[in-house]
This is a predicted structure of a 73-nucleotide RNA (transfer RNA) from Candidatus Collierbacteria bacterium GW2011_GWC2_44_18.
The source organism's lineage runs through Bacteria, Bacteria candidate phyla and Candidatus Collieribacteriota.
Its Rfam family is "tRNA". Rfam classes the family as a transfer RNA.
RNA sequence: GGGCGACUAGCUCAAUUGGUAGAGCGGUUAGCUUAUACCUAACUGGUUUCAGGUUCGAGUCCUGAGUCGCCCA
Numbered sequence: 001g002g003g004c005g006a007c008u009a010g011c012u013c014a015a016u017u018g019g020u021a022g023a024g025c026g027g028u029u030a031g032c033u034u035a036u037a038c039c040u041a042a043c044u045g046g047u048u049u050c051a052g053g054u055u056c057g058a059g060u061c062c063u064g065a066g067u068c069g070c071c072c073a
Stems, first nucleotide, its partner, number of pairs: 001072007010025004019056001026044006049065005
């Protein structure tokens, strides 16, 4: 220098063909217990890496940028 892939909650990951952003773990509170843990219930959770474009509507499609990883030279 060229090619490919990933980026979504504190962490690990979903989100089907463009149509309400979710799960598990975590955190908080309550119950249970002499108490802690376990268990149960409720609650808590987001600038979908950034900037534009297309569209009635974008996590999803298009363009550019960034970070990380892999391959080629």